Two RNAs folded together computationally: RNase P RNA and transfer RNA, 410 nucleotides in total. Rfam match: Bacterial RNase P class A. The family's RNA type in Rfam is ribozyme. Rfam's curators write: Ribonuclease P (RNase P) is a ubiquitous endoribonuclease, found in archaea, bacteria and eukarya as well as chloroplasts and mitochondria.
RNA sequence: AGAGGGGGGCAGGAGGUCGCGCCGCAAGGUGAGGAAAGUCCGGGCUCCAGAGGGCAGGGUGCCACCUAACAGGUGGGCGCUGCAAGGCGACGGAUAGGGUCACAGAAACGAGACAGCCGAUGGCCUUUGGCACAGGCUAAGGUGAAACCGUGGGGUAAGAGCCCACGACGCGUAGGGGCAACCUUACGCGUGGCAACCCCCACCCGGAGCAAGGCCAAAAAGGGACCGGCUGGCCCGGCCAAUGGUCCCAGGUAGGCCGCAGUAGACAGGAGAGCAAUCUCCUGUACAGAUAAAUGACCUCCCUUGACAGAACCCGGCUUACAGCCCCCCUCUAAUA
RNA sequence: GGGCCCGUAGCUCAAUCGGCAGAGCAGCGGACUCAUAAUCCGUUGGUUCGGGGUUCGAGUCCCUGCGGGCCCA
Numbered sequence: 001a002g003a004g005g006g007g008g009g010c011a012g013g014a015g016g017u018c019g020c021g022c023c024g025c026a027a028g029g030u031g032a033g034g035a036a037a038g039u040c041c042g043g044g045c046u047c048c049a050g051a052g053g054g055c056a057g058g059g060u061g062c063c064a065c066c067u068a069a070c071a072g073g074u075g076g077g078c079g080c081u082g083c084a085a086g087g088c089g090a091c092g093g094a095u096a097g098g099g100u101c102a103c104a105g106a107a108a109c110g111a112g113a114c115a116g117c118c119g120a121u122g123g124c125c126u127u128u129g130g131c132a133c134a135g136g137c138u139a140a141g142g143u144g145a146a147a148c149c150g151u152g153g154g155g156u157a158a159g160a161g162c163c164c165a166c167g168a169c170g171c172g173u174a175g176g177g178g179c180a181a182c183c184u185u186a187c188g189c190g191u192g193g194c195a196a197c198c199c200c201c202a203c204c205c206g207g208a209g210c211a212a213g214g215c216c217a218a219a220a221a222g223g224g225a226c227c228g229g230c231u232g233g234c235c236c237g238g239c240c241a242a243u244g245g246u247c248c249c250a251g252g253u254a255g256g257c258c259g260c261a262g263u264a265g266a267c268a269g270g271a272g273a274g275c276a277a278u279c280u281c282c283u284g285u286a287c288a289g290a291u292a293a294a295u296g297a298c299c300u301c302c303c304u305u306g307a308c309a310g311a312a313c314c315c316g317g318c319u320u321a322c323a324g325c326c327c328c329c330c331u332c333u334a335a336u337a
Numbered sequence: 338g339g340g341c342c343c344g345u346a347g348c349u350c351a352a353u354c355g356g357c358a359g360a361g362c363a364g365c366g367g368a369c370u371c372a373u374a375a376u377c378c379g380u381u382g383g384u385u386c387g388g389g390g391u392u393c394g395a396g397u398c399c400c401u402g403c404g405g406g407c408c409c410a
Stems, first nucleotide, its partner, number of pairs: 001333010012302007020031004033308001037319002040317005045209004052236004057205005062076005077091001078089004092200002097198002099194003116137003121134002123131003149167006168191010213258004222249006228240003266285008338409007347362004355393001364380005386402005
C1' cells in the first nucleotide's frame, strides 16, 4: 500500500416562531424505530365454572451453561469449507419395522453375469496341442448419484476378507483425559443411500387471543328446532341445566369509559463472579398512549447528512429492507528498513 | 393490530417427490360447405410467483421474499 475476516456505535443535534396529542389547577413537562415491517418463534396478561387425565396432533434434536421462556444467545465437540483470519451445519437412530432408489445398467439389498477371464478337475477333437460344453470367477472394463468398505501385498487355473498389513465408519470390552458431547490406546465383531419419507428414541406443548376481556348508557321484536352445553378433533372425569340451556334465522345498537403504561424493563456510572453469554449489589436520570388515527411548516447555526421508513396491550428473539460515516481487533500478499 | 388460505399454458382447472408438467376452451392451419356455423384432423403455446436449501432428482418436502383473497369489533 492492497485484498479480506470479526465485533461495536450513531440513525441528525442545538435554538426560536406558529400549529398539534397527552399529563398537570397552573407553572411547566413530554411526544415513533433499529428495524416500529413480516406475523416466523417464545412469553407476560385476559377469558373458557375449574383447566384434571388420556389418545390423536404439533415442536425441538451433539454437549454444557445463560434466560421468564424459545427454533434465541455464549462456550465447547464433531463434520464440511477457505492459504488464513474465519464461515456454514435441518448435528439422535438405517442391526425395531415398513417404504423407496426413476432412466441407464447384467444387477440397486443381500440382487446380479451383459461383456470378459480361467481351463487345475470332468468332457470333446485333427493330440508338440486345441475347443470352451459342464464347471469356476467377478479383480479390471462399461452404466449410474451410488455396484456389497478402501489401498497395497500374498495366494490361486483365474479370482474373491481367502490370508496379512495399514486405513475409514459403526458396535462391544478394558485403561487414560474431560462435568459432558467427545478424544486417545489395545483387542474383538461388523460394513449401500434416503428419516426437510412413514417411523423409533429423548424432552417439551390445553385452547383462543387486547378486535382478549370488563363497566356504563341507549334502543329494540321476536320466531323456529333440539334436550343438551362446557374455546381446534376424540374419549374419560367433573360442573351447569327445564321460570333453563344450546343452535339457527331475523331485528336493534355501532356511543362512552376501563383494559392503556413503572417495566421479566431502558439509559449512564461503579464494584464483584465468570473464557463468554450473563448474574448479583450500589448510585443517578427519565418515561408516547392516539382511536378515521397526534410531532407539521419556516428561520439560524453545527455536522458525517442522508437511506429503509411511523407505535395501536407490552416485552425477549429471528427474518427482511437499508444510505452515510466512526472506532477496535485479526489474517494474507507485496515492498522498504 | 391479529388470525387463516391461495398463486401451474391467453382462460378454467388436473398432476401420490421418479420417463415425458397434462386436459378442456381459446389461437393457427387443413378437411367438409355455394358461404358461414356445427363437426373432424393436426398443431403452437409453460422462468410451475421469485430466491435459497434437502435429495441422484422437487410443481410436490423445508425456509424466506412478493402478490392476491377471506375472517375478527